This is a predicted structure of a 359-nucleotide RNA (Bacterial RNase P class A) from a Chloroflexota bacterium. It matches the Rfam family "Bacterial RNase P class A". Rfam links the family to the GO terms ribonuclease P activity, tRNA processing and dimeric ribonuclease P complex. Rfam classes the family as a ribozyme. The model forms 94% of the base pairs in the Rfam consensus. It was read from a public genome assembly, where an Rfam model found it.
[in-house]
RNA sequence: CCAGCGGGCCGGGUGGCCGCCCCCGGCGACGGGGGAGGAAAGUCCGAACUCCACAGGGCAGGGUGCCGGCUAACGGCCGGGCGCUGCGAAGCGACGGAAAGUGCCACAGAAACAUACCGCCCGCCUCGGCGGGUAAGGGCGAAAUGGUGCGGUAAGAGCGCACCGGCGUCGUGGGGACACGGCGGCCGGGCAAACCCCACCCGGAGCAAGGCCAUAUAGGGGACCGCGUCCGCAAGGACUCAGGACGGCCCGUCCGAGCGUCCCGGGUUGGCCGCUCGAGCUGCGGGGCGACUCGCAGCCCAGAUAGAUGGCCACCGCCCGCAAGGGUACAGAAUUCGGCUUACAGGCCCGCUGGCACU
Numbered sequence: 001c002c003a004g005c006g007g008g009c010c011g012g013g014u015g016g017c018c019g020c021c022c023c024c025g026g027c028g029a030c031g032g033g034g035g036a037g038g039a040a041a042g043u044c045c046g047a048a049c050u051c052c053a054c055a056g057g058g059c060a061g062g063g064u065g066c067c068g069g070c071u072a073a074c075g076g077c078c079g080g081g082c083g084c085u086g087c088g089a090a091g092c093g094a095c096g097g098a099a100a101g102u103g104c105c106a107c108a109g110a111a112a113c114a115u116a117c118c119g120c121c122c123g124c125c126u127c128g129g130c131g132g133g134u135a136a137g138g139g140c141g142a143a144a145u146g147g148u149g150c151g152g153u154a155a156g157a158g159c160g161c162a163c164c165g166g167c168g169u170c171g172u173g174g175g176g177a178c179a180c181g182g183c184g185g186c187c188g189g190g191c192a193a194a195c196c197c198c199a200c201c202c203g204g205a206g207c208a209a210g211g212c213c214a215u216a217u218a219g220g221g222g223a224c225c226g227c228g229u230c231c232g233c234a235a236g237g238a239c240u241c242a243g244g245a246c247g248g249c250c251c252g253u254c255c256g257a258g259c260g261u262c263c264c265g266g267g268u269u270g271g272c273c274g275c276u277c278g279a280g281c282u283g284c285g286g287g288g289c290g291a292c293u294c295g296c297a298g299c300c301c302a303g304a305u306a307g308a309u310g311g312c313c314a315c316c317g318c319c320c321g322c323a324a325g326g327g328u329a330c331a332g333a334a335u336u337c338g339g340c341u342u343a344c345a346g347g348c349c350c351g352c353u354g355g356c357a358c359u
Base pairs, nucleotide, nucleotide: 001355002354003353004352005351006350007349008348009347010346012316013315014314015313016312017311018310020035021034022033023032024031025030037330041341042340044339045338046337047336048335049206050205051204052203061202062201063200064199065198066080067079068078069077070076081095082093083092084091085090096197097196101195102194103191104190105189117138118137119134120133121132122131123130124129125128146164147163148162149161150160151159165187166186167184168183169182170181171180172179173178210273211272212271213270220264221263222262223261224260225258228239229238230237231236243255244254245253246252280299281298282297283296284295285294286293287292317328318327319326320325
């Protein structure tokens, strides 16, 4: 210098004028302070908080799935192991179980889990077949009975042996996943993000959660009183918008009688709380490879409710353009926090790998 890998960060600046939301002080005029993000986004996980449910256990259902650690918790993060990819820095991995059972394995192929199509070998005979052996060779396939080689055999075969792979067992190392080594021929596929088995975890709904206030307004229910209607000779009872009149009945019309007092209840286009001081932020120091954690000091950093955080101007920065001029990423809080994922113009910093050249 070129090509690349990993990580961290910034993501417009200054000034002026006019406005918006919140807090503090002031009787007031007014003064002072704060006012979007790294993702505020998707709402995919995990929690706090709130209400409901709940003895415990089981069934069903869902989730997670190498080991160790971090954390309030997690499907997150850190460190490690193993596998695959890459020359490498590194990247990716639902990474428990397929000799518990069930199921599936397209096409091709004789056969996809119990099988002999061709070939090879042996035997028999009517010379073209039959019976048997064989997975070494051919052929099919994504996958064919652990692989390669030597021996062996009628031909073959872990049948025997060497090496490699797997499994089992023993030893060593490690906290563990696991690694290394010895021994044993023990060796008939794959798929569990198919059912299933094993281990562990899991109650539901969500700030429109949930609560408070006034009882004003509209409507509802009840009690009492009053008025009234009906039945009854009466006492009394029933009903109180019932009932009566017109009319055969329905509809309809007319008459009738309280804008009474108290209580309950519901909860809206009302107000308030929840609401923002918190698993907080910054700095320094200690522990740890790290995620993270401990101590001390300092700080207060939006809380709106249909939703404030804006508009204009000047100068500067950056990009496009010869210039005039134009543009300046992704995107905007809605109870809060920890993660993940996705979007993002441009720029900065750190560590590392491979290559070339020179010294």

The prediction has a mean pLDDT of 75.